Context: one part of a larger RNA
RNA sequence: GAGUAACGAUAAAGGGAGUGAAAAACUCCCUCGCCGAAAGACCAAGGUUUCCUGUCCAAUGUUAAUCAGGGCAGGGUAAGUCGACCCCUAAGGUGAGGCCGAAAGGCGUAAUCGAUGGGAAACAGGUUAAUAUUCCUGUACUUCUGCUAACUGCGAUGGAGAGACGGAGAAGGCUAGGCUAGCGCGGCGUUGGUUGUCCGCGUUUAAGGUUGUAGGUUGUAUUCUUAGGCAAAUCCGGGGAUACGCAUUAAAUUGCAAGACUGAGGACUGAUGACGAGACCCUAAGGGGUUGAAGUAGUUGAUGCCAUGCUUCCAGGAAAAUCUUCUAAGCUUCAGGUUAGUAGGAAUCGUACCCCAAACCGACACAGGUGGUUGGGUAGAGAAUACCAAGGCGCUU
Numbered sequence: 001g002a003g004u005a006a007c008g009a010u011a012a013a014g015g016g017a018g019u020g021a022a023a024a025a026c027u028c029c030c031u032c033g034c035c036g037a038a039a040g041a042c043c044a045a046g047g048u049u050u051c052c053u054g055u056c057c058a059a060u061g062u063u064a065a066u067c068a069g070g071g072c073a074g075g076g077u078a079a080g081u082c083g084a085c086c087c088c089u090a091a092g093g094u095g096a097g098g099c100c101g102a103a104a105g106g107c108g109u110a111a112u113c114g115a116u117g118g119g120a121a122a123c124a125g126g127u128u129a130a131u132a133u134u135c136c137u138g139u140a141c142u143u144c145u146g147c148u149a150a151c152u153g154c155g156a157u158g159g160a161g162a163g164a165c166g167g168a169g170a171a172g173g174c175u176a177g178g179c180u181a182g183c184g185c186g187g188c189g190u191u192g193g194u195u196g197u198c199c200g201c202g203u204u205u206a207a208g209g210u211u212g213u214a215g216g217u218u219g220u221a222u223u224c225u226u227a228g229g230c231a232a233a234u235c236c237g238g239g240g241a242u243a244c245g246c247a248u249u250a251a252a253u254u255g256c257a258a259g260a261c262u263g264a265g266g267a268c269u270g271a272u273g274a275c276g277a278g279a280c281c282c283u284a285a286g287g288g289g290u291u292g293a294a295g296u297a298g299u300u301g302a303u304g305c306c307a308u309g310c311u312u313c314c315a316g317g318a319a320a321a322u323c324u325u326c327u328a329a330g331c332u333u334c335a336g337g338u339u340a341g342u343a344g345g346a347a348u349c350g351u352a353c354c355c356c357a358a359a360c361c362g363a364c365a366c367a368g369g370u371g372g373u374u375g376g377g378u379a380g381a382g383a384a385u386a387c388c389a390a391g392g393c394g395c396u397u
Base pairs, nucleotide, nucleotide: 013031014030015029016028017027018026032394033393034392035391040374041373042372043371046354047353050352051075052074053073054072055071056070060068061067080141081140082350083349084348086119087118088117092113093112094111098107099106100105122139123138124137125136126135142346143345144344145343146342147341148340149339150338151337152336153331154330158326159325160324161323166313167312168311169310172306173305174304177300178299179298180297181296182203183202184201185200186199187198188196204274205273208269209268210267211266215262216261217260218259219244220243221242222241223240224239225238226237228236229235245256246255247254275295278291279290280289281288282287314317360369361368376388377387378386379385
């Protein structure tokens, strides 16, 4: 220079009460404003206690601070079903033997790792200052082991099926959600009107079980045979025969039906339960307790479900395990298998909190960056835009 620039989005504040040494900024109440495909809610990654409570104000906070993601102390994360671990494999890695190389080392079989993929099973309500699909209440489900009973061809590292998959497009059936009516409870205007076709609030309920619908796929059953499936097979594949509703055809040829497999949704149950506007009582004013009405229908309607479906196209769109089935060796009064009942088990690790951000990546409480899910109303083609709900904020002078 200079008590100058600056104090980090122009979303915005005003009043009252409280606390306190002190209040523009903290707490509570009222009004106002801003976001609302977000500036709300929930996860993954990352952070690692920042979460909650008490207390403190030196420093940190671009000002003050009684406040805090700051200091100090105490507390907090509860799982058979969520995720990991686990079983399985992809790209890729490692790699016994092996091959190559002067060596270091390179490649690679068996094998073994490796998710961003495949693989059993839980929902609703309640509860804490802080956790909850984890605790509690209610109602479920899965899997493994033992025992008992009945019946019985069981058996794999092998065979077969299934798992099992692309892009685009279109139509249909539903549901979530929304809206309206009905129903229930309450209200009648401090300023002219408002007993009405008026106003406000509520009208919520899961998984599971039983049923098996719209739709989708498909001939089915029996039997004979068989150069294939590295051996075997009663399994799969190939070939033949017979039976099967209606119509049709040269012909189970084609169509429809029946049957089989699958399958949203709905109905009943779950639920004589829970929740529920409000009312009443107590209160240390934070809250606690008791009770509890209506709880139906119509309409609209998804980007969600049926659907890994259907149609169509060429560039022809993972693998393995689990599962089902078949036999080989073997076992065959055993063992093993199926069904039912019953008893027991389901360990370990994560779980707080932030998560488009003041808690992550950017030296900062930085106008930047950061994957997924959800995403209500009115107008609108719309997730645009505008205004609002729930919820959250007014961006620390």
The prediction has a mean pLDDT of 84. This is a predicted structure of a 397-nucleotide part of an RNA (large-subunit ribosomal RNA, domain III) from Shewanella benthica KT99. The source organism's lineage runs through Bacteria, Gammaproteobacteria, Shewanellaceae, Shewanella and Shewanella benthica.